[in-house]
Context: one part of a larger RNA
């Protein structure tokens, strides 16, 4: 890991409800028993026919209360009960499998911990302690030397015991080992046998270590199917509808409970209830606008106030390039500003369109992480596939088409068939179905096919304004002076280091000087003017599309790809075609409204209609076994390979063939250990 088989909502209850169905019926039924497992009997008891009060106790009335007031609940307004079968609830393990754990009685120290008992063991070699003895010494000592001696949790090292390091080995030779090296090795040493200690206990030179290969509480078996707001699983088909991911609570936040949304059954059948368009009245203060009001804020006018100088004994006055209320002109801001104010939401009425889609009342849910694009705010940085309202929409539960690929974007919502027609989004050189289509334009950048302040004689359009044939703009020739080297400053300052003034004259023009240069002059040049040529020239503003700005890590890698340049790229416009499960055309199933028919549960016509998770409804298909009719079978039954045909599916048929060797179907009813791919599912094969 595949086959194969097991493998999940039962089942009890005089229980609660609701629906269906059937009986009786202001009553409805028994239970235990009895009895022939029958009928029947049995009315104990339960439910309904009255309610009110805590009660006592009253009673269509009752409580409260002094109350003949008030108010609360009844009543006036009658269906119920007994069963069967179905939905659900509850109490039971209650859909099924999973803990860790917790208690109880046992059962273990043959592993290991510590202890008691009595035995074993430790090669060999170094070290030399007290003490003794000789001898020296001293008053005697002390003390010294040689020796003997043999002490030590002494030293080196095998057995033996341990395990610091390293290789190996990691489906191992081996569930801790193998190879080198290492500690300890006469001591708190190491071993054998017998023996004792145990589960909130034992033992511990103490690691929470051990306590029979898994110890922060051992194991076995019970209590027991413990609990599990979690996980994961939950087994045939088809049809009709079809959500939610919000609110409030909550020791509550991945849980529940009630609304809220789905679904079904029932009523209100007539109130024009709902919904959509339109028209009219109403209603509101948002977008935007505004500055009447509250703030808030830039100039600039008036000035009351205050500062400052100056005068002044006091009182004043005077002045001020200072501040600066009030007023006033201009010009701006505001979610908590408003003299104003839409679309539009909202409420009514009126017509039209749907046609009950509304509201009630009742059974069953299932949801309570939503998420994403646009709009309209908050948070945050006008970040985030952020976050947290609000309004629509996708997705979720949507599948086809487009967007190269792509839940959440465009376009459009799949009942079935078809080698028919039209179109939507988006497309029409080729991949690739359809324009190398048509008219006028731009673009030159492969822009199209990523990006911003910002820069720029790119380029085309428009709209000013100077200048100009009485000759501009550019080029060439020529001129570019004179008082004067203007004053100051300075060593010098002659147009040109700097500071101050920036006149007159001749002139066609020429600055008390644009730049270069000198030490300082000179020089070269420009403003400025003539002539020469000769028609346009400078400058501005606004648009259209291009261009730099533009560096990311293996070649193209920012058009899906080739390739594209009066395009196959952008604007503008035009006729055409492509192009979805979309419309529509044929044929077909089913749903359901209405309306006819009849054979009263089908049929025929008309309209709508059939995507779909959790979920609600319906309607069948099979599978076991029970029962009644009626049938097959050794002339071969179940079962098992295969062939062919049928149905809308689940499925069926023995129409035929093989195989097998004894049962086994149909029909109507009933009963359930009733359908298997998923559970790290169990059991078996391989």
């Nucleotide at each position: 890991g595949c086959c194969g088989g097991c493998g999940a909502g039962u089942u009890a209850c005089u229980c609660g409800u609701c629906a269906u169905u059937g009986g009786c019926a202001a009553g409805g039924u028994u239970a235990a028993g009895u009895g022939a497992u029958g009928a029947a009997c049995g009315g104990a008891g339960c439910c309904g026919c009255a309610g009110c009060g805590a009660a006592a106790g009253c009673g269509a009335g009752u409580c409260c209360g002094a109350a003949c007031a008030g108010g609360g609940c009844g009543a006036c307004u009658u269906a119920g009960u007994c069963a069967a079968u179905g939905g659900c609830g509850g109490u039971a393990g209650a859909c099924c499998c999973g803990a860790a754990a917790c208690c109880g009685a046992g059962c273990g120290a043959g592993c290991u911990a510590c202890c008691c008992a009595u035995g074993g063991c430790c090669a060999g070699g170094a070290u030399g302690a007290a003490g003794c003895a000789a001898g020296g010494g001293u008053a005697a000592g002390a003390c010294c030397u040689u020796g003997u001696g043999g002490a030590g949790g002494u030293c080196c090292g095998a057995a033996c015991c341990c395990a610091c390091c390293u290789g190996g080995g990691u489906u191992g030779a081996a569930a801790a080992c193998c190879g080198g090296g290492g500690g300890g090795a006469u001591g708190a040493g190491c071993u054998g046998u017998g023996g004792g200690u145990u589960g909130g206990a034992g033992u511990g030179a103490a690691a929470g270590g051990c306590u029979a290969a898994a110890c922060a509480a051992g194991c076995u078996c019970g209590g027991a199917g413990a609990u599990a707001u979690c996980u994961g699983g939950u087994u045939c088909u088809c049809u009709c509808c079809g959500a939610a991911a919000u609110a409030u609570a909550u020791u509550u936040a991945g849980g529940u409970a009630u609304a809220g949304c789905c679904u079904c059954g029932g009523a209100u059948a007539a109130a024009u209830u709902g919904c959509g368009u339109g028209a009219u009245g109403g209603c509101c203060g948002u977008a935007g606008a505004g500055c009447a009001c509250u703030g808030u804020u830039u100039g600039g006018a008036c000035u009351a106030g205050g500062g400052g100088u100056c005068u002044u004994a006091c009182c004043g006055g005077a002045u001020u390039a200072c501040c600066g209320a009030c007023u006033u002109c201009a010009g701006g801001c505001a979610a908590a500003c408003u003299c104003c104010g839409a679309a539009g939401a909202c409420c009514a009425u009126c017509a039209c369109g749907u046609u009950u889609a509304c509201u009630c009342c009742g059974g069953g849910a299932g949801u309570c992480a939503g998420u994403u694009g646009c709009u309209g705010g908050g948070g945050g940085a006008u970040a985030a596939a952020c976050u947290u309202c609000a309004g629509c929409g996708u997705c979720g539960a949507a599948a086809g088409g487009g967007a190269a690929a792509c839940a959440g974007c465009c376009c459009a919502g799949a009942c079935c068939a078809c080698c028919g027609u039209c179109u939507a989004a988006g497309g029409u050189c080729c991949c690739u179905a359809a324009g190398u289509u048509u008219u006028g334009g731009u673009u030159a950048a492969g822009u199209g096919g990523a990006a911003a302040a910002c820069g720029a004689u790119g380029u085309c359009u428009g709209a000013g304004u100077g200048c100009a044939c009485a000759g501009a703009c550019a080029g060439c020739c020529a001129g570019g002076a004179g008082g004067u080297u203007g004053g100051c400053u300075u060593a010098g300052a002659g147009g040109c280091a700097g500071c101050c003034a920036c006149c007159c004259u001749u002139u066609a023009a020429a600055g008390a000087g644009u730049g270069c240069g000198u030490a300082a002059c000179a020089g070269c040049u420009c403003a400025c003017u003539g002539g020469u040529c000769a028609a346009g020239u400078g400058u501005u503003c606004a648009g259209g599309c291009g261009c730099g700005g533009a560096u990311a890590a293996u070649u193209c890698a920012a058009c899906g790809g080739g390739g594209c340049u009066c395009a196959a790229a952008c604007c503008a416009a035009a006729c055409a075609c492509c192009g979805a499960a979309g419309a529509c055309g044929u044929g077909g199933a089913c749903u359901u409204a209405c309306a006819g028919a009849u054979u009263u549960a089908u049929c025929u016509g008309u309209g709508a209609g059939u995507g779909g998770u959790a979920g609600g409804a319906g309607a069948g298909c099979g599978u076991u076994c029970u029962u009644a009719u009626g049938g097959c079978u050794u002339u071969g039954a179940a079962g098992c390979g295969g062939u062919c045909g049928c149905g809308g599916a689940a499925g069926c048929g023995c129409a035929c063939c093989g195989u097998g060797g004894a049962g086994c179907g149909a029909u109507g009813a009933g009963a359930a250990g009733u359908g298997a791919g998923a559970a790290u599912g169990c059991c078996g094969g391989c």

Model confidence (mean pLDDT): 84 of 100. The part of an RNA shown here (large-subunit ribosomal RNA, domain II) has 686 nucleotides and comes from a Solirubrobacterales bacterium. Its Rfam family is "Bacterial large subunit ribosomal RNA".